[in-house]
A computed fold for a 697-nucleotide part of an RNA from a Patescibacteria group bacterium, annotated as large-subunit ribosomal RNA, domain II. The organism belongs to Bacteria candidate phyla, within Bacteria. The RNAcentral record of the full RNA draws on ENA.

Context: one part of a larger RNA
RNA sequence: UCCGGCGAGUUACCGUUCGCGGCUCGGUUAAGGUCUUACGGACCGAAGCCACAGGGAAACCGAGUCUGAAUAGGGCGACCAAUGUCGCGGAUGGUAGACCCGAAACUGCGUGAACUACCCAUGAGCAGGCUGAAGCGCGGGUUAUACUGCGUGGAGGGCCGAACCCGUCUGGGUUGAAAACCGGUGGGAUGACUUGUGGGGAGGAGUGAAAGUCUAAUCAAACGCAGAGAUAGCUGGUUCUCUCCGAAAUAGAUUGAGGUCUAGCCUUGGGCCACUACGCGUCGGGGGUAGAGAGACUGAAUUGGCAUAGGGGCCCUUCCAGGUUGCCUAGCCGAGCCAAACUCCGAAUACCGAUGCGACUACCCCGGGAGACAGACCGCGAGGGAUAAGCUUCGCGGUCGAGAGGGAAACAACCCAGACCAUCUGCUAAGGUCCCUAAGUAAUACUCAGUCACUAAGGAAGUGAAGUUGCGGUGACAGCCAGGAUGUUGGCUUAGAAGCAGCCACCAUUUAAAAAGUGCGUAACAGCUUACUGGUCGAGCAAUUUCGCGCCAAUAAUGAACGGGAGUAAGUAUUACACCGAAGCAGUGGAUUUAUCAGGUUCUUCGGAACCCGAUAAGUGGUAGGAGAGCGCUGUACGUCAGAUACAAGUCGGACCGUAAGGACCGAUGUCGGGGCGUACAGGUGAUUAUGCCGGA
Numbered sequence: 001u002c003c004g005g006c007g008a009g010u011u012a013c014c015g016u017u018c019g020c021g022g023c024u025c026g027g028u029u030a031a032g033g034u035c036u037u038a039c040g041g042a043c044c045g046a047a048g049c050c051a052c053a054g055g056g057a058a059a060c061c062g063a064g065u066c067u068g069a070a071u072a073g074g075g076c077g078a079c080c081a082a083u084g085u086c087g088c089g090g091a092u093g094g095u096a097g098a099c100c101c102g103a104a105a106c107u108g109c110g111u112g113a114a115c116u117a118c119c120c121a122u123g124a125g126c127a128g129g130c131u132g133a134a135g136c137g138c139g140g141g142u143u144a145u146a147c148u149g150c151g152u153g154g155a156g157g158g159c160c161g162a163a164c165c166c167g168u169c170u171g172g173g174u175u176g177a178a179a180a181c182c183g184g185u186g187g188g189a190u191g192a193c194u195u196g197u198g199g200g201g202a203g204g205a206g207u208g209a210a211a212g213u214c215u216a217a218u219c220a221a222a223c224g225c226a227g228a229g230a231u232a233g234c235u236g237g238u239u240c241u242c243u244c245c246g247a248a249a250u251a252g253a254u255u256g257a258g259g260u261c262u263a264g265c266c267u268u269g270g271g272c273c274a275c276u277a278c279g280c281g282u283c284g285g286g287g288g289u290a291g292a293g294a295g296a297c298u299g300a301a302u303u304g305g306c307a308u309a310g311g312g313g314c315c316c317u318u319c320c321a322g323g324u325u326g327c328c329u330a331g332c333c334g335a336g337c338c339a340a341a342c343u344c345c346g347a348a349u350a351c352c353g354a355u356g357c358g359a360c361u362a363c364c365c366c367g368g369g370a371g372a373c374a375g376a377c378c379g380c381g382a383g384g385g386a387u388a389a390g391c392u393u394c395g396c397g398g399u400c401g402a403g404a405g406g407g408a409a410a411c412a413a414c415c416c417a418g419a420c421c422a423u424c425u426g427c428u429a430a431g432g433u434c435c436c437u438a439a440g441u442a443a444u445a446c447u448c449a450g451u452c453a454c455u456a457a458g459g460a461a462g463u464g465a466a467g468u469u470g471c472g473g474u475g476a477c478a479g480c481c482a483g484g485a486u487g488u489u490g491g492c493u494u495a496g497a498a499g500c501a502g503c504c505a506c507c508a509u510u511u512a513a514a515a516a517g518u519g520c521g522u523a524a525c526a527g528c529u530u531a532c533u534g535g536u537c538g539a540g541c542a543a544u545u546u547c548g549c550g551c552c553a554a555u556a557a558u559g560a561a562c563g564g565g566a567g568u569a570a571g572u573a574u575u576a577c578a579c580c581g582a583a584g585c586a587g588u589g590g591a592u593u594u595a596u597c598a599g600g601u602u603c604u605u606c607g608g609a610a611c612c613c614g615a616u617a618a619g620u621g622g623u624a625g626g627a628g629a630g631c632g633c634u635g636u637a638c639g640u641c642a643g644a645u646a647c648a649a650g651u652c653g654g655a656c657c658g659u660a661a662g663g664a665c666c667g668a669u670g671u672c673g674g675g676g677c678g679u680a681c682a683g684g685u686g687a688u689u690a691u692g693c694c695g696g697a
Base pairs, nucleotide, nucleotide: 001697002696003695004694005693006692011096012095013094014093015092016091017090018089019088020087021086022085023084026050027049028048032044033043034042035041054061055060064076065075066074067073099237100236102234106227107226108225109224110223111222118200119199120198121197122196123195124194125193126191128160129159130158131156135152136151137150138149139148140147164188165187166186169184170183171182172181203219205215206214240630241629242628243627244626245625250263251262252261253260254259265371266369267368268367269366270365271364276362277361278358279357280356281355282354283353284352285351291345292343293342298339299338302335303334304333305332306331308330309329310328311327312325313324314323315322375400376399377398378397379396380395381394382393383392384391405416406415407414420590421589422588423587425586426585427584431580432579433578434565435564436563440577441576442575443574444573445572446571452567458552459551462549463548464547465546466545467544468543469542470541471540479536480535481534482533483532485509486508487507490504491503492502515530519528520527591620592619593618594617595616596615597614599612600611601610602609603608631686633683634682635681636680637679638678639677640676641675650669651668652667653666654665656663657662
């Protein structure tokens, strides 16, 4: 992982509510008793309970009572009226383990020191080798010591190293040979050593050369049993079918935030049937948002002016004064600007009221049952953030959630569109129509970049369209030929400064024209060139603005930015007419729900109710969840049926029936058990999932 079996809303009591039934000039018995066909039941038994009267905290009063000084007012009641009670069944609440499985823990009573930690008693063990302390002897030495040499001696938590004890490093092992091992290497090895046997103390306790270590493969509190089905606002699981409706992820509160209560939103039963809710039109309202504004305030804020004021700086000054200013502040005048917490103004919407119309819709009230209170993205309006986030918090709307289908290559939240079933019918939406791939042609432009088929600031004689200004057959623009001079090397400065380092000025002459010089150049000159002029040429030229489509900018990890092929249209813009395209719409057939209507059957308290059949209309996506109708299993009671060629259950196979759960029939097997059908009742009643349990593979 698979297969088979088992496996989760039950039961008791007490409430609430709905349905059905009994009685109602109230209902009902409990314990107990009598009887009985003998344990199924029948009949007694109002003690009690509910109802029949309420008000008050109560005493108490009573159709009233409480408050109050009150005969007032007010609260709760009474009236006109009025359904109560008992039983059974459904739903749901409470108390109980209360749908099932699941803690870590807590408490009580016991069992453990055969493992291990420590202690006590009594025993045992430690090959071999090395070193050579004290002491002692002899010699030297001394007055004697001290000291010293040679021996002797045999000390040591001494040295090397087996047994023994340990476990340093490394390799292997890691579903192991082993729930801690194996190989190599290593530490101690006469000691705080190792070890046998016996004994001691234990669970908030022991023991501990101390690591929260160890206390039987278990230790920040052992193990066993019990309280015990502890508790679990947490996770997981919760078993057949179909039909109708169908949410929420919000507010307030919460030792509250992943829980819960009340309200909102869903469902179901009853009541209500009104211009009440809803939509549209018209009319009437209040507002201070968007926008706008500034001589209308509060603030913010730029600049010019002032023969305004104060301060600062500078000048002058013994003091008093005075002058000046390109600085600061305030004021005035002019111009221009800004605001969520500014407003002289001021919409669209929205909201409120009235009224008319529409409507296949339902609002509203009283009960039963919920779920939900983690939301997500997209568009618009805002706050936070960085006018960041697939960010976060609100408001309005949509979709997903709980929504399938078509499109966007693929893609909950985007675009189109809301799936009852069937159909080898048709029309469309979004989006498409060269091939993959269903469906296309025509016209006029643009684009050359494969742009199309990612992006910006910025850049560029790309190209198309529309302008504006100027020049131009009295010859423009570009090119070519020629000129481009003189006073003069202007003056100053400078070593030099001659058009061309820099400063000042920028005249005059000859001219068709020519700067006291546009750039290059020289040490300075020189030289080249430009402006400017003539000639040649012969028709447009130059600058600038706006728009369309392109170009560069363009850089990331496998190659990956039309879905691919390919395309110069099969790209882009505009236009025309077609077509394709969905579970949309339509056609045909069928099912079902609700409403209305016709017919029939049965029942009837004569009002009507239930069922069948048919017509018309509108529906039939769906999670949590509410409501309804059914299928199947086991057993019981009653009725009924098959069965001797036995039959039935179970198992295997099969082309049958039903909208589903499911149900027949036939064949085979099955050798003795019971079974089918109908009605009613009862429940240990339905499993792909709980790291479910047991068995098997």